[in-house]
């Protein structure tokens, strides 16, 4: 310089145009003499902007970050 894949909650991860979804962690709360573990509830997210679209996590483009390949 050039192709090429990622970027979604604290943290791993799902999710090919209609209210973003689990686990773990975190809060509360049953249960227990107390913890643990079970159960049951509840908060919390789509890297930036700009486009297409009635509607964009998801589809085009530019940035920005990470990572792989080549020269």
């Nucleotide at each position: 310089c050039c192709g090429c894949c990622g970027c979604u909650a604290g943290c791993u991860g799902a999710g090919u145009g209609g209210u973003c979804u689990a686990g773990c962690a975190c809060c509360g709360g049953a249960c227990u003499c107390u913890u643990a573990a079970u159960c049951c509830g509840g908060g919390g997210a789509c890297g930036a902007a700009g486009g297409u679209u009635c509607g964009a996590u998801a589809c085009c483009u530019u940035c920005g970050c990470g990572g792989c390949g080549g020269a």
Predicted 3D model of a 71-nucleotide RNA (transfer RNA) from Allorhizocola sp. It matches the Rfam family "tRNA". By type it is a transfer RNA. The coordinates come from a structure-prediction model, not an experiment, and the mean pLDDT is 84.